[in-house]
RNA sequence: AGAGUUUGAUCCUGGCUCAGGAUGAACGCUAGCGGCAGGCCUAACACAUGCAAGUCGAGGGGUAACGGGGUGCUUGCACCGCCGACGACCGGCGCACGGGUGCGCAACGCGUAUACAAUCUACCUUAUGCUGAGGGAUAGCCCAGAGAAAUUUGGAUUAAGACCUCAUGGUAUCGGAAGACGGCAUCGUUUUCUGAUUAAAGGUUACGGCAUAAGAUGAGUAUGCGUCCCAUUAGCUAGUUGGUGUGGUAACGGCACACCAAGGCUACGAUGGGUAGGGGUCCUGAGAGGGAGAUCCCCCACACUGGUACUGAGACACGGACCAGACUCCUACGGGAGGCAGCAGUGAGGAAUAUUGGACAAUGGACGGAAGUCUGAUCCAGCCAUGCCGCGUGCAGGAAGACGGUCCUAUGGAUUGUAAACUGCUUUUAUACGGGAAGAAUAAGGGCUACGUGUAGCCUGGUGACGGUACCGUAAGAAUAAGGAUCGGCUAACUCCGUGCCAGCAGCCGCGGUAAUACGGAGGAUCCAAGCGUUAUCCGGAAUCAUUGGGUUUAAAGGGUCCGUAGGCGGACUAUUAAGUCAGGGGUGAAAGUCUGCAGCUCAACUGUAGAAUUGCCUUUGAUACUGGUAGUCUUGAGUUAUGGUGAAGUGGCUAGAAUAUGUAGUGUAGCGGUGAAAUGCAUAGAUAUUACAUAGAAUACCGAUUGCGAAGGCAGGUCACUAACCAUAUACUGACGCUGAUGGACGAAAGCGUGGGGAGCGAACAGGAUUAGAUACCCUGGUAGUCCACGCCGUAAACGUUGGGCGCUAGGUGUGGGGGCCAUUCCACGGUCUCCGUGCCGCAGCUAACGCAUUAAGCACUCCGCCUGGGGAGUACGACCGCAAGGUUGAAACUCAAAGGAAUUGACGGGGGCCCGCACAAGCGGUGGAGCAUGUGGUUUAAUUCGACGCAACGCGAAGAACCUUACCGGGGUUUGAACUGCGGUCGGCGCCUGCAGAGAUGUAGGUUUCCCUUCGGGGACUGCAACAGAGGUGCUGCAUGGCUGUCGUCAGCUCGUGUCGUGAGAUGUUGGGUUAAGUCCCGCAACGAGCGCAACCCUUGUCUGUAGUUGCCAUCAGGUCAAGCUGGGCACCCUACGGAGACUGUCGGCGAAAAGCCGGAGGAAGGUGGGGAUGACGUCAAGUCCUCAUGGCCUUUAUGUCCCGGGCUACACACGUGCUACAAUGGGCGGCACAGAGGGCAGCGAACCUGCAAAGGCAAGCGAAUCCCACAAAGCCGCUCUCAGGUCGGAUUGCAGUCUGCAACUCGACUGCAUGAAGGAGGAAUCGCUAGUAAUCGCGGAUCAGCACGCCGCGGAGAAUACGUUCCCGGGCCUUGUACACACCGCCCGUCACAUCACGAAAGUGGGCUGCACUAGAAGCCGCCGGGCUAACCCUUCGGGGAGGCAGGCGUCGACGGUGUGGUUCAUGAUUGGGGUGAAGUCGUAAC
Repeated sequence: AGAGUUUGAUCCUGGCUCAGGAUGAACGCUAGCGGCAGGCCUAACACAUGCAAGUCGAGGGGUAACGGGGUGCUUGCACCGCCGACGACCGGCGCACGGGUGCGCAACGCGUAUACAAUCUACCUUAUGCUGAGGGAUAGCCCAGAGAAAUUUGGAUUAAGACCUCAUGGUAUCGGAAGACGGCAUCGUUUUCUGAUUAAAGGUUACGGCAUAAGAUGAGUAUGCGUCCCAUUAGCUAGUUGGUGUGGUAACGGCACACCAAGGCUACGAUGGGUAGGGGUCCUGAGAGGGAGAUCCCCCACACUGGUACUGAGACACGGACCAGACUCCUACGGGAGGCAGCAGUGAGGAAUAUUGGACAAUGGACGGAAGUCUGAUCCAGCCAUGCCGCGUGCAGGAAGACGGUCCUAUGGAUUGUAAACUGCUUUUAUACGGGAAGAAUAAGGGCUACGUGUAGCCUGGUGACGGUACCGUAAGAAUAAGGAUCGGCUAACUCCGUGCCAGCAGCCGCGGUAAUACGGAGGAUCCAAGCGUUAUCCGGAAUCAUUGGGUUUAAAGGGUCCGUAGGCGGACUAUUAAGUCAGGGGUGAAAGUCUGCAGCUCAACUGUAGAAUUGCCUUUGAUACUGGUAGUCUUGAGUUAUGGUGAAGUGGCUAGAAUAUGUAGUGUAGCGGUGAAAUGCAUAGAUAUUACAUAGAAUACCGAUUGCGAAGGCAGGUCACUAACCAUAUACUGACGCUGAUGGACGAAAGCGUGGGGAGCGAACAGGAUUAGAUACCCUGGUAGUCCACGCCGUAAACGUUGGGCGCUAGGUGUGGGGGCCAUUCCACGGUCUCCGUGCCGCAGCUAACGCAUUAAGCACUCCGCCUGGGGAGUACGACCGCAAGGUUGAAACUCAAAGGAAUUGACGGGGGCCCGCACAAGCGGUGGAGCAUGUGGUUUAAUUCGACGCAACGCGAAGAACCUUACCGGGGUUUGAACUGCGGUCGGCGCCUGCAGAGAUGUAGGUUUCCCUUCGGGGACUGCAACAGAGGUGCUGCAUGGCUGUCGUCAGCUCGUGUCGUGAGAUGUUGGGUUAAGUCCCGCAACGAGCGCAACCCUUGUCUGUAGUUGCCAUCAGGUCAAGCUGGGCACCCUACGGAGACUGUCGGCGAAAAGCCGGAGGAAGGUGGGGAUGACGUCAAGUCCUCAUGGCCUUUAUGUCCCGGGCUACACACGUGCUACAAUGGGCGGCACAGAGGGCAGCGAACCUGCAAAGGCAAGCGAAUCCCACAAAGCCGCUCUCAGGUCGGAUUGCAGUCUGCAACUCGACUGCAUGAAGGAGGAAUCGCUAGUAAUCGCGGAUCAGCACGCCGCGGAGAAUACGUUCCCGGGCCUUGUACACACCGCCCGUCACAUCACGAAAGUGGGCUGCACUAGAAGCCGCCGGGCUAACCCUUCGGGGAGGCAGGCGUCGACGGUGUGGUUCAUGAUUGGGGUGAAGUCGUAAC
């Protein structure tokens, strides 16, 4: 410090996710030791038991227990408080500390800084002074009583440092008078005089007590600043705000009360609601921030819940009191007791958090003179890997790189791995034994010294829970000690097996559908390590709330516009001030913590010590540039004035013509109207059309536009009135008067609403007609609201420049609207130039993700406002406000997704555009689709009808040929190292051939016969039988694991690269453009220049000529010869054959074209513009086809899915489709006669001639391995005869009979022949195919396969047309361009209803809780007030009877908690039903968007 994830790819925006750190954690697996720390986050839920606050006899009366002593004696009893001590009691001090918890509290509670001239403070310290005299009670004890108990009543007697009275009294308090000084407003301090008021306690002398002042400590109060969320909480407040007076308090104060006034708080957020103890600090972060508030420290609050006061220096009191309530317990039922949020512990809750331990040895606290007692504070120990830190589980050597495991390209290698074994060494830790601390300083007691009747110092003495612990030593021995997670990318680490969208994984992207580095296991590896992972939470990364440090044309985001309040910001100069700002000083910022140095535990964690820091607040002194305040001045910002001008600016009148409709009248006749085409509609009752007149409403052609005006919405005939604005020019005037603008106000298109008018045209709704599968639409005919006017609402728009307002600055060029100056011009007009204000285009710098913007900024700066923070849910719900309503404004959440989006790129697509091509259409010719048959396919059938191929590009295809074989299928019969291949060792002696038997055959069985080669003579080898082992075999699966081959787009003209350049980039350029071509063919141009694969050419064939050669070919000339025939001699001229050459290149002429490429026409030529045909198929597409040609990975099978055999099937047949053949006839059929090819094939072959047969064919047999012989007669054609338009002399299916040939065998199931039979069919619906010239159509011939079987296929020649205007349309393709929400690429994407499942939410008659306001009721305890007739020791008076003062009980009253009643608010839960929303492999209907 970043990374993954939106796309085919790119850049950007933007969310989600990850890597880091942390924790009072929990869970899973695992676990050797120690140190230090931490340990109920949940139920402030309930608590059994024990302990947690007592102490003082040197305050007191005393003596219950214990010890001692004494006395009496009855010798085991009684007595004596006499001593040590001391229960209970009176009294003092403490119990307000320490310890716990975080309920409540949004507050002066906390933090920080101040103030108290408005205060208190026990114990402690300092100083001064004092401590006199009396009195009456009461606990206890004793007696009597009530009660179950808790407890309590009465009587008698008694003490004190308890209580009371008096005295004394100042510098105390209060009041009055006078003066001085000072301050901070009220005032404070101090001096003098005077009046009044208040003290004490003792004590065996150590210690105490009282008053006053001061200190210290602690507490109280007030104030500034800071301190969470919600505005869908906007108004709150009656003791409320202030005053006067009184009361109360330690003290100020509405703290309380009486009276008076009407204030006080609030958008700088009052009030209300929600949540929460605050801080030091802790976590994170570079920081700023964000989050947290466990342990430790400070403060606050609380102590079962609520209320109340008492005591006291201090409490409204955790282990005190009273009352009320809930709960628990005891009870004799009458009454009582209790409060672990102290330490342990229990139950409950929970994912989860420990021992009913030891000691007061240390530190600290209470009391005490002290010893000491108490102390669950504290110090220690126990439990827990909860965290941090440290240590160990060994170290070195050791290669046959062992065995085993795993993997592989597997006779071998890799890895585990120096790892192990083995050898040597060490002993931390654990174990055993032994030694053994520091923490301790005191005090008491003893001694000494100094001052002197008591303190201080020194010496001695004595005290350890932890603990026989830490630590040290000795012994033996590698001995006692390693796991967890991960291994697709992010992210370090890879293979095998299993599984087969199953099981499962997953933080995000995503893995899994038979070859999973992603699931599970294994081997190996990686990372951490006594831990490792997971989960939860926080910060970070996230600049993803942006102060540091973001944005707003199109990604989310500029308010519809203007005015304007608060607020924010603001021109020049001078002076002053010193609030902001800056600098110096002072105070504070507790300690701990963090950081740095040093030090102590062996190190570290931990701890000690010192420093720094604590960014803050307060105060003081100074500085004065800037900002602010104050005073003054200025003119440039802003405004005023004058003159001139501009415009569809606004409001209200008046008015014009065209058009439309309607009415009346005329002319006139059959249609009009409307559409893609129609129909509805109108019209013979006279329409449409046309003429004249009249009426009505609305809108203003031309001018008219990149025009003008307005704040925006918006504004258009003409004219008048009123109103506003803007611009230019020019002086004069005011003197910063300015800009923006939350809340607020005004305006605000269309539609809509209300009332009243108006209504020609248009026209939602509605009706009808069409269209359509449907058509609640688009189209047509009608037509109501509305559109218009007036007044009033509504307040929204893609209210858009999707761009808020203001001011300044930053190259230009060119239009246009409105002004002005200057020059020129005789005037007008025109022109040139400068300038101000508008409005457009182009363009530099700059900016931008890009597109683009660019003085009219989206540039560079300042200033103010609005708004944004992933998509969906949703601009929805609820609430509130506005509205007559419609609705508007404000505006969430649950839930859900990993994206949603912007710009640009390359493709693909478009019933987008342009250009171009192709038998693509058109123009033609012939077919298919109808019939019969053949053949293939589907379907069906079957034991099987083997398998594959499925739009073009499957279907006479694989198959160039299924009777057996083929054959893969089915039935049955056999066989298992096998039918075929290789190897190994063993064994025996054969293999083979012949014959017989059984069998459908395979096969089985019986008999007979029988080897070869080499040799060192031992043997070895070849072939072969048997049994076994390695292994064979498979047309079994996967063409979606593959190679190879092939089809197709398409013989279409395309597809790319290097370098350069442009772009952030994907990419672009080149390859686009202008021409041209069959062609990315060529030329020209050009930020491109070149190159490659394709095109073309080179190759084959054909067309012309020619050279060479001349048999098997040929025969012109010569000769021979035949019925005829190159048949023969001869010849090689011609034809031909087969090797070579020439020829054609836009070369030439004319025209066009750009001086090009090229095109058109002509000449010549056998051939002319690639001459015709073939071979040749770029990058790629279709997961196209083929595992059944072959090869091959993986899987499956192994007495079978292998192999052998016989028979059957692949040939089935209601039907459907494809491809063909033959026809339907006269351009024909039949019969007879006569011609003319090319290319092929032939020895298991072609087979002449001759003979036989009607024929298929048979017999005999020559020739030929073929330019020689044979197949082999080519057919259409020509000549003649016949048929005469009919189911026929067309057509030949089907069937019967008889045959021929092949073959082991023609039944299923061959071909052919003869005779007989003679079906459909009379030109083929919708639709559809081929073909552009030697082509289509037509005619025959040959070949492969093959024993036989051809209407198929592959070839060959004969004869031989028609048509193409043209590119609008259909199909396919190429190039350019455009749009796109497509990229699996339009067979794409995608919307809504309905149906089903599920989830969260809203509404809902209501129902049930929580919190809370108001009104009334009620009134405990208690304080206060009043009364107090009952009771009453202290003081006073007294006649001693009593009275008074004071007090108590009791009563009344104010306040007052719980409770009750009623009525509101708010929030949560729930509710039949209902509403929309989200989500969900294959549902329905349509097709709205791209």

Small-subunit ribosomal RNA from Planococcus sp. (in: firmicutes), 1490 nucleotides, folded computationally.
NCBI's taxonomy places the organism under Bacteria, Bacillota, Caryophanales, Caryophanaceae, Planococcus.